[in-house]
RNA sequence: GGGGCAGUAGCUCAAUUGGUAGAGCAUCUCAGUUAUAAAGAGAAGGUUGUGGGUUCGAAUCCCACCCGCCCCA
Numbered sequence: 001g002g003g004g005c006a007g008u009a010g011c012u013c014a015a016u017u018g019g020u021a022g023a024g025c026a027u028c029u030c031a032g033u034u035a036u037a038a039a040g041a042g043a044a045g046g047u048u049g050u051g052g053g054u055u056c057g058a059a060u061c062c063c064a065c066c067c068g069c070c071c072c073a
């Protein structure tokens, strides 16, 4: 230098191929216990890596860039 894959909540990952962004763990609250933990109920937490484009509508399609991994040279 060329090619491929990936980037979404604090962490690990979904989102059925354009139509309300979710789950588990963790955190907080409640309840419970002599007390703590587990099990239980609930809450909070997101500019979907960045910037543009297409569209009535983009995590999803297109372009450029950033970062990580792999392959080729």
Base pairs, nucleotide, nucleotide: 001072002071003070004069005068007066010025011024012023013022019056027043028042029041030040049065050064051063052062053061
This is a predicted structure of a 73-nucleotide RNA (transfer RNA) from a Candidatus Pacearchaeota archaeon. Lineage of the source: Archaea > Nanobdellati > Candidatus Pacearchaeota. Rfam family: tRNA. By type it is a transfer RNA. About the family: Transfer RNA (tRNA) molecules are approximately 80 nucleotides in length. RNAcentral holds the sequence, with entries from ENA.